This is a predicted structure of a 72-nucleotide RNA (transfer RNA) from Caulobacter sp. 17J80-11.
It was read from a public genome assembly.
Rfam family: tRNA. Rfam classes the family as a transfer RNA.
Model confidence (mean pLDDT): 83 of 100.

[in-house]
RNA sequence: GGGCGGCUAGCUCAGCGGUAGAGCGGCUGGUUUACACCCAGUAGGUCGGGGGUUCGAUCCCCUCGCCGCCCA
Numbered sequence: 001g002g003g004c005g006g007c008u009a010g011c012u013c014a015g016c017g018g019u020a021g022a023g024c025g026g027c028u029g030g031u032u033u034a035c036a037c038c039c040a041g042u043a044g045g046u047c048g049g050g051g052g053u054u055c056g057a058u059c060c061c062c063u064c065g066c067c068g069c070c071c072a
């Protein structure tokens, strides 16, 4: 220098045009003498940044950044 993949909740990851979700973790309550387990509820997201297409973008296109892999 060229090519490919990834970036979404605190963490690990789904979601591939039409309300952003799960597990774990956090918080509150129940249970217990108490803790743990378990049960119920609840909070938490500018979907890496910017622009474009579209009635509508996490999703499609362009560009930039970061991480990883391959080729030279």
Base pairs, nucleotide, nucleotide: 001071002070003069004068005067006066007065010024011023012022013021018055026042027041028040029039030038048064049063050062051061052060